[in-house]
Context: one part of a larger RNA
């Protein structure tokens, strides 16, 4: 320099509280923003920031009585949510083994390794701070064991069943119908408010529903010729299975395999707008109406579907069969137990991440109502959030 620049996007105003002190903290009431986001889930990352009591040196571009600061206490609850005790991929290790002055490279069996596959929970309530995890209600897997008894008991078609076989998993882009279902939207019906002035079944405010899995029906649709009986050198060993082949029946519908949705139950439950009591004014208890037609509709579901195309589009477990093998006892079904380890608090398009900062950048995924519109455009609002 200089009390200058600048105080990081141009919404505040006003009461009342609380305090020693209030533009800046609570609480209210007007206002104004954002609303395919400035709202609400998650995964990454960060690692107590979370709650709830107290605090006023520093941090907080001012102030502060307040906070993501500072102290103390307190908070994360699982058989089914993610992950592990299942599986592979690119890729990483890597017995032996090959090579290489030395440290090491490669690499086969193998083992890791999700960003993929497989795989068994909704619904509602509780609360200062978790909740598909705690508590009501339904309900589902896996194991063990206790009843049950189809069946079947010696060469054996009861049952178990591979580290083998086969199938299945299994996968591409683009189309465009169709049935449906989340959602919306009117109208009835239910509650509750208003009546100052002619008028009252009238104007106007709110709410209006509800899960899985389970049984019962397999429905719109979608696939494939289906079925007996035979042969059989292939599927590294058998194989009734898989392929390969024949020969009859039946045939364009029958048969089988899939397959949303809706109905009934679940549900004499729960949740409900608003009522009643009591209250320390924070809130706590308890009662609890309707709950029905229509439209409209998805980028969800049926759909791993159809249809067309060339660039011809993962992989093992699993899950089905089949035998090898084991095998006298045993399947459906029913009860009763039992169930490991890690996460789980907050934030999360950000003042809690990455940017040296409470930085106008940057950060994957899911929802995303109304009006107006071809529309996740713009505009304006709901919720909900914020000046």
């Nucleotide at each position: 320099g200089a009390g200058u620049a600048g105080c990081g996007a141009g919404a505040a105003a006003c009461g009342c509280g609380u305090g020693a002190g209030a533009a800046u903290c609570g609480c209210g009431u007007u206002c104004a923003c954002c609303g395919g986001a400035u709202g609400c889930c998650c995964a990454a990352g960060g690692a107590u920031u979370c709650c709830u009591g107290g605090g006023g040196a520093a941090g907080g571009u001012u102030g502060a009585u307040c906070c993501g600061c500072c102290c103390a206490g307190g908070g994360u609850u699982a058989g089914g949510c993610g992950g592990g005790a299942c599986c592979u991929a690119a890729g990483g290790c890597g017995a032996g083994g090959c090579c290489g002055a030395a440290g090491g490279g490669c690499g086969u069996a193998g083992u890791c390794g999700a960003u993929g596959g497989a795989c068994a929970g909704c619904a509602g309530g509780u609360a200062g701070a978790c909740a598909c995890u705690c508590c009501u209600g339904c309900c589902c897997c896996g194991c063990g064991c206790g009843a049950g008894g189809a069946c079947g008991c010696u060469a054996a078609u009861a049952c178990c069943g591979a580290a083998g076989g086969g199938g299945u998993g299994a996968c591409g882009c683009a189309g465009g119908a169709g049935g449906c279902u989340a959602g919306g939207u009117g109208c009835g019906c239910c509650g509750g408010g208003u009546g100052c002035u002619g008028g009252a079944a009238u104007a106007c405010c709110c709410g209006g529903u509800c899960c899985a899995a389970g049984g019962a029906g397999g429905u719109a649709g979608g696939g494939g010729g289906a079925g007996u009986c035979g042969g059989c050198a292939g599927g590294c060993a058998a194989a009734u299975c898989c392929a390969c082949u024949g020969a009859c029946u039946c045939g364009u519908a029958a048969c089988c395999c899939u397959g949303a949705g809706a109905u009934c139950u679940g549900a004499u439950g729960g949740g409900g707008a608003g009522c009643u009591u009591c209250c320390a004014c924070g809130g706590a208890a308890g009662c609890g109406a309707a709950g029905g037609c229509a439209u409209u509709g998805a980028c969800g579901c049926c759909c791993g579907a159809c249809u067309g195309c060339c660039g011809a589009g993962a992989a093992a477990a699993g899950c089905c069969u089949c035998u090898a093998g084991g095998g006298a006892g045993g399947a459906a079904u029913c009860g009763c137990g039992u169930g490991c380890c890690c996460g789980u608090a907050c934030u999360g398009c950000a003042a809690a991440c990455c940017g040296a900062c409470a930085c106008a950048g940057g950060u994957g995924g899911g929802c995303u109502g109304g009006c107006u519109g071809a529309g996740c455009a713009g505009g304006c609002u709901a919720a909900g959030g914020u000046g």
Model confidence (mean pLDDT): 81 of 100. The part of an RNA shown here (large-subunit ribosomal RNA, domain III) has 387 nucleotides and comes from Aminithiophilus ramosus. Rfam family: Bacterial large subunit ribosomal RNA.